[in-house]
RNA sequence: UACGUGCUCCGGGGUCGGUGUAAUUCCGAACCGGCGGUUAUAGUCCGCGACCCGUUGGCAGCUGCACACCCGUGCUGUUGUGAACGGUUGAGCCGGUGGAAUUCCGGGACCGACAGUUAAAGUCUGGAUGGGAGAAGCACGAA
Numbered sequence: 001u002a003c004g005u006g007c008u009c010c011g012g013g014g015u016c017g018g019u020g021u022a023a024u025u026c027c028g029a030a031c032c033g034g035c036g037g038u039u040a041u042a043g044u045c046c047g048c049g050a051c052c053c054g055u056u057g058g059c060a061g062c063u064g065c066a067c068a069c070c071c072g073u074g075c076u077g078u079u080g081u082g083a084a085c086g087g088u089u090g091a092g093c094c095g096g097u098g099g100a101a102u103u104c105c106g107g108g109a110c111c112g113a114c115a116g117u118u119a120a121a122g123u124c125u126g127g128a129u130g131g132g133a134g135a136a137g138c139a140c141g142a143a
Stems, first nucleotide, its partner, number of pairs: 001142001003141006010134001015029004030123002032112002034048004043110002052087005058081005064075004093107004114126003
């Protein structure tokens, strides 16, 4: 401390009321916003992650067939699990300040996967005590 290797740890938030047989899903009013970047601070700008789809290939189990003295090997079907690559993936404008801001201030907006549910979900339940973009620290090396 720019870099490499290994390890440790962290790594998503949000509701009340009304109507009704029944709704945290409708109505009214609220509330929330992962990670990196950006000459200035971002749910909406650029990119990433997760979810979803496809292709390739690995590992493990089971069925069948063949070979085989035994251990087992090859092929096929199927189940599970991981990886790599690719695809898809929502929404913002105006004014002000300023050298610089679609990021700050003011105003008015908009968006939010899939499955479940006695009534339609960003906020309830679930996959998820999961995964992960990444953050921090330690050790060793190296400069």

Overview: A computed fold for a 143-nucleotide RNA from Micrococcaceae bacterium UBA4005, annotated as FMN riboswitch aptamer (RFN element). NCBI's taxonomy places the organism under Bacteria, Actinomycetota, Actinomycetes, Micrococcales, Micrococcaceae. The prediction has a mean pLDDT of 83.